Predicted 3D model of a 1504-nucleotide RNA (small-subunit ribosomal RNA) from an uncultured Clostridia bacterium.
Rfam family: Bacterial small subunit ribosomal RNA.
[in-house]
RNA sequence: UAAAAGAGUUUGAUUCUGGCUCAGGACGAACGCUGGCGGCGUGCUUAACACAUGCAAGUCGAACGGUACGUAGCAAUACGUAUAGUGGCGGACGGGUGAGUAACGCGUGAGCAACCUGCCUCUGUCAGCGGGAUAACAUUUAGAAAUAGAUGCUAAUACCGCAUAAGACCACGCGCCCGCAUGGGCGAGCGGUAAAAGAUUAUAUCGGACGGAGAUGGGCUCGCGUCCCAUUAGUUAGUUGGCGAGGUAACGGCUCACCAAGACGGCGAUGGGUAGCCGACCUGAGAGGGUAAACGGCCACAUUGGAACUGAGAAACGGUCCAAACUCCUACGGGAGGCAGCAGUGGGGAAUAUUGGGCAAUGGAGGAAACUCUGACCCAGCAACGCCGCGUGAAGGAAGAAGGUUUUCGGAUUGUAAACUUCUGUUGCGAGGGAAGAAGAAUGACGGUACCUCGUAAGGAAGCCCCGGCUAACUACGUGCCAGCAGCCGCGGUAAUACGUAGGGGGCAAGCGUUGUCCGGAAUGACUGGGCGUAAAGGGUGUGUAGGCGGUUUGAUAAGUUAGAAGUGUAAUACCCAGAGCUUAACUCGGGUGCUGCUUUUAAUACUGUCAGACUUGAGUGCGGGAGAGGAGAGUGGAAUUCCUAGUGGAGCGGUGGAAUGCGUAGAUAUUAGGAGGAACAUCAGUGGCGAAGGCGACUCUCUGGACCGUUACUGACGCUGAGGCACGAAAGCGUGGGGAGCAAACAGGAUUAGAUACCCUGGUAGUCCACGCCCUAAACGAUGGAUACUAGGUGCGGGAGGUAUUGACUCCUUCCGUGCCGCAGCUAACGCAUUAAGUAUCCCGCCUGGGGAGUACGGCCGCAAGGUUGAAACUCAAAGGAAUUGACGGGGACCCGCACAAGCAGCGGAGCAUGUGGUUUAAUUCGAAGCAACGCGAAAAACCUUACCAAGGCUUGACAUCGCAUGACCACCGUAGAAAUACGGUUUCCCUUCGGGGCAUGUAGACAGGUGGUGCAUGGUUGUCGUCAGCUCGUGUCGUGAGAUGUUGGGUUAAGUCCCGCAACGAGCGCAACCCUCAUAGCCAGUUGCCAAUAUUAAGUUAGGAACUCUGGUUAGACUGCCGUGGAUAACACGGAGGAAGGUGGGGAUGACGUCAAAUCAUCAUGCCCCUUAUGUCUUGGGCUACACACGUGCUACAAUGGCUAUUACAAAGAGCAGCUAAGUGGUAACAACAAGCGAAUCUCAAAAAGAUAGUCUCAGUUCGGAUUGUGGGCUGCAACCCGCCCACAUGAAGUCGGAGUUGCUAGUAAUCCCGAAUCAGCAUGUCGGGGUGAAUGCGUUCCCGGGUCUUGUACACACCGCCCGUCACGCCAUGGGAGUUGGGAGUACCCAAAGUCGGUAGGCUAACCGCAAGGAGGCAGCCGCCUAAGGUAAGAUCAAUGACUGGGGUGAAGUCGUAACAAGGUAGCCGUAUCGGAAGGUGCGGCUGGAUCACCUCCUUU
Repeated sequence: UAAAAGAGUUUGAUUCUGGCUCAGGACGAACGCUGGCGGCGUGCUUAACACAUGCAAGUCGAACGGUACGUAGCAAUACGUAUAGUGGCGGACGGGUGAGUAACGCGUGAGCAACCUGCCUCUGUCAGCGGGAUAACAUUUAGAAAUAGAUGCUAAUACCGCAUAAGACCACGCGCCCGCAUGGGCGAGCGGUAAAAGAUUAUAUCGGACGGAGAUGGGCUCGCGUCCCAUUAGUUAGUUGGCGAGGUAACGGCUCACCAAGACGGCGAUGGGUAGCCGACCUGAGAGGGUAAACGGCCACAUUGGAACUGAGAAACGGUCCAAACUCCUACGGGAGGCAGCAGUGGGGAAUAUUGGGCAAUGGAGGAAACUCUGACCCAGCAACGCCGCGUGAAGGAAGAAGGUUUUCGGAUUGUAAACUUCUGUUGCGAGGGAAGAAGAAUGACGGUACCUCGUAAGGAAGCCCCGGCUAACUACGUGCCAGCAGCCGCGGUAAUACGUAGGGGGCAAGCGUUGUCCGGAAUGACUGGGCGUAAAGGGUGUGUAGGCGGUUUGAUAAGUUAGAAGUGUAAUACCCAGAGCUUAACUCGGGUGCUGCUUUUAAUACUGUCAGACUUGAGUGCGGGAGAGGAGAGUGGAAUUCCUAGUGGAGCGGUGGAAUGCGUAGAUAUUAGGAGGAACAUCAGUGGCGAAGGCGACUCUCUGGACCGUUACUGACGCUGAGGCACGAAAGCGUGGGGAGCAAACAGGAUUAGAUACCCUGGUAGUCCACGCCCUAAACGAUGGAUACUAGGUGCGGGAGGUAUUGACUCCUUCCGUGCCGCAGCUAACGCAUUAAGUAUCCCGCCUGGGGAGUACGGCCGCAAGGUUGAAACUCAAAGGAAUUGACGGGGACCCGCACAAGCAGCGGAGCAUGUGGUUUAAUUCGAAGCAACGCGAAAAACCUUACCAAGGCUUGACAUCGCAUGACCACCGUAGAAAUACGGUUUCCCUUCGGGGCAUGUAGACAGGUGGUGCAUGGUUGUCGUCAGCUCGUGUCGUGAGAUGUUGGGUUAAGUCCCGCAACGAGCGCAACCCUCAUAGCCAGUUGCCAAUAUUAAGUUAGGAACUCUGGUUAGACUGCCGUGGAUAACACGGAGGAAGGUGGGGAUGACGUCAAAUCAUCAUGCCCCUUAUGUCUUGGGCUACACACGUGCUACAAUGGCUAUUACAAAGAGCAGCUAAGUGGUAACAACAAGCGAAUCUCAAAAAGAUAGUCUCAGUUCGGAUUGUGGGCUGCAACCCGCCCACAUGAAGUCGGAGUUGCUAGUAAUCCCGAAUCAGCAUGUCGGGGUGAAUGCGUUCCCGGGUCUUGUACACACCGCCCGUCACGCCAUGGGAGUUGGGAGUACCCAAAGUCGGUAGGCUAACCGCAAGGAGGCAGCCGCCUAAGGUAAGAUCAAUGACUGGGGUGAAGUCGUAACAAGGUAGCCGUAUCGGAAGGUGCGGCUGGAUCACCUCCUUU
């Protein structure tokens, strides 16, 4: 002493760091909407801006002389009242404000032996004798006034002199006592100095003078505390001290003369900015943080500045003088004024009240008192400004009314809410009564108030905010990235719980919200209570000053520390009290606690400090050793490059991805010999060594620093750290002078490229090198400050020492120092660190506090410069960031698969035609599909229809559905008009029935129909695609803070996440496989329409017959790596073999995991919402979808001899058929026609299969190839072939001679090639879907292209590389730096002038009291002079702010320009420092870093 809560927001997700935001409380508040009552409080925070008017300080006649009035009186006079003046006391209190002040101003605690104190209290001693004036008044002068002057009269408790002196004070010297010091107290002596006032109601009382004491109030001094800036670091001449003097109540440089040169400052002086301080108030768990309204204490100020007078007290708010500004009056000569007192006015402002009542209470001034005065104060008024209390009704009441809202149309909700019934009376209103506050009498503004009683009537009294999450509370409509909202995240682009409105709901309530400010949450400045390897943060390194911290031990001390006591910490406030008073509460009163502090004192002595002594382990020294690219200087050496000379030699060299520039017949390159010169030191060489770091590498010599090991002789804590300071400090760069071989910024040329100010190449200058002097920065890194101690180990390397055994230590063991790796505990957000800590602790230093702006600007310091160092703000964003996770991606890696490549075959791309698409055209060329995965696709059939499009003509409950009413026909046929729809006319004229009606049709009315209109980005369903790829997941367990991981990875294997083995996993699901269909073999069953071996028979399986075969179609069997061998791990499995019709999923099909693409489809269908409703519906005719300069896709036919043509001849399968297939025979050249049998089909028909085979011909040509195009004549379908069908015959006979870049399909009964059929269909097939016939080639293999899978790696991507993202330029806006200057402010310096005034001086002038007989004197006054000095002026600077043509960069802004720098090896790894160049990102050089991928090697480590 009883008290501490969190949430949202960075990400695909996670965790951490970190900021932003919210929930709480408070307010002298303001604003918006609303507003019933009462109590208690509070109310110009801004202009210390200016003020009209009234009031706020007077009083005393018992100090005094007058005057006026009244009463009495004839009058004198007396009494009373009032008062201008003299005099006294008070106007220094009370009241206001916070401008100034960073100060002994304030707070707190002390001190004054250095002080004063009116009124008050107590006490001592006194009050004797005199004197001269003066105001009022009167007369008068000047003046507008304010006021001033002159003359004359007068009083006092006004003034003055003398006497007296208890005590006081001063001088002299004596004694006693006391104090830390200066010094103080007491006593006695002598000398000197200074007093007084009276009044009155006549006795009391009030006064007077000098002392002493007290009380009260003040003055001064000191310790401690008291905001921000160091981009303010030096300040100071009365300054610091002394001696003396003056001055003050008093100390003091307070002032002055002289002397000395001090004083303050990193423990922050000086300067600048800001500010009254405190008790307290708000907040907070506290520690703290913020504030300085009201109440209380102190201070300061009173229009601004200065000054003194009076007084006990003032440098005086409502006094004086002067100066200045402003306002007012004026007769222009001169005067007056000071609301930061109470009201009030103007102004300013978001904003703050009445020109109220009263002295009744409390308090104050004066007075003997009555009393007077008191805007202090007490009250009232205004204001929801705050706190507190009360009310707006209570109980019952379901037909769950009406109305509203909503709806899935059933209902739900508003809602016991209302109505209605029964009550109550707080409040309101009316009426009556009526206080306390007042002390001994009188006296009450508030106030007829509080309060009490009666009556009355539910009557007069509820709003505000919110409802996406945080955060309690949801629906409808409107709107459509608009209007708007928003505290943060964020809502709004046609289904908004987020905007607006409504209904409903939630919260608070006479208030509710908003805004502003403060604290809290925020441990987000961390004392309590944070951090710094990678998130922001360790100084580049050392040395060392101040400072901080410091080993063992003894004693002393008691400063820190601890405990006790005393004083103080004003009151109020805070907290507590089953305390008190207002009906309660707020509020007020009483008591207690507390006020964490300061001071004094007593005690303790463990620790720290201080002093004294001792010690050796910290530290240092000595002695003995060995190691080392440690540093500086001088010298020496060989290899290589280049150059020069000479020889040989003869055409190229060089360079690259490929080239070119360049060099070379004037002899290069190459090669040999000789020479020159500069720079660097291969191998050794090593996570080896040395150094503080930067850094140091050939060898020798000289000089020199440090560390290590051994020894334990010496010193005796001498130590650690280290703000400032000083020194060192790679590369680049700078200056001066050398040097210059190679390399090489800039530069030049050649390439590359869209461009290429680059990467590549050829050259090449600064520079690189040396000496001296600067610069002082790096990814100056271990991104890890230094020191000390402690805390498992293992294993290397380097330097030393010791031991054991041995003849002998290279080997074994121990130990010290250094340097690596692995690893436990522990730590960490994780990664990781781990005796070389990022562990556990102590000490010291440096640094951090969201991102950007910015390491920028300004200022200072340093530099020759480049620049370095120190180092902000405005503005802007809600993030920026670390580590790790899952994906995706990579012009990263590894493995694997696929007609992916390769090896082949045939094509496409060239031609003509067909068909689809784009484009164009058009009245319309309907719509959709768009990389793969749109384009012979929807469409398995556009002449009309279809049809959705266009033109024209019609209809409007409709072409179609349901419902009401009426009628009984309608339809059909004929005629007329018309292009038809349709209209008119004519002919014709219902059905069933239980008799209620129903069916059908027509007419009519409205509900509604209808829509191929929109949205596939509102949807269902369906489909494509990755991909028939092998994957995708779950439960439990385990690991991880977590996202997640594990399983699913690994070793093998497979077509396969197929299987085996291993394994913190064990299992399971969807996929794979299998089960299904079909083909291939066999058995069995069955035997017509199929079949025919044997027997007959025929032209013919035609028929009899047969049931064997084929076949048909049903059912079984069969294949499972089952068997053998080899390999493999004794596995899975692979290879080979046997058997078998078939062999390793036997061939083919169906079958498509989790998901991706807002993939496709609103025009198959369905469907929300929106839209049209005499039209976007519907009917009709005609046209269009068939257009045609062109481009693309998919096909067909060809280009010919492996062929064309003619003739003859053989072998299928699968299908279809009655509005059908159609035989045979006939006609026609043919298409086909006429006639006509069979067949609803293993029976009949389509139906001829074709390629093939045989024979002939053609002979390499634009042909006997090819067939387009066109003409003529026919045929078929169909209401109808003009636009716009197919077929036949004859004639015509185009392009095309194998196809550029590029590109497609296919691995076996496949490709290729050849025919056949079907769907759609009146007709129309080169398309589509099926069927069979003939029937290949090649596959070494996985380097490469494409796609996919698994593992791994990097990532700044996650809308996921079609990603992200940088800089210039252009435009808009915003804040800011520089800037010739300009303007203004405050502060200071120097000088000039100098008011009032104090002080000092003063010849002359004036002068009542005292002295003097007088003259005169003493003293005084005015004037003048001097010092100081406000305001003012001048000058030169410093400083702050505003502004400024122009200018610099910065920030920001859905879709601007240029490039592509960075993130993957980002396509030249990136980054840091520096220099240089370039539109820009940027490039290049030099040095450095890994925060670089990949591959290889070395070393080390782990495991075996």
Notes:
Model confidence (mean pLDDT): 83 of 100. The RNAcentral record of the sequence draws on ENA and SILVA.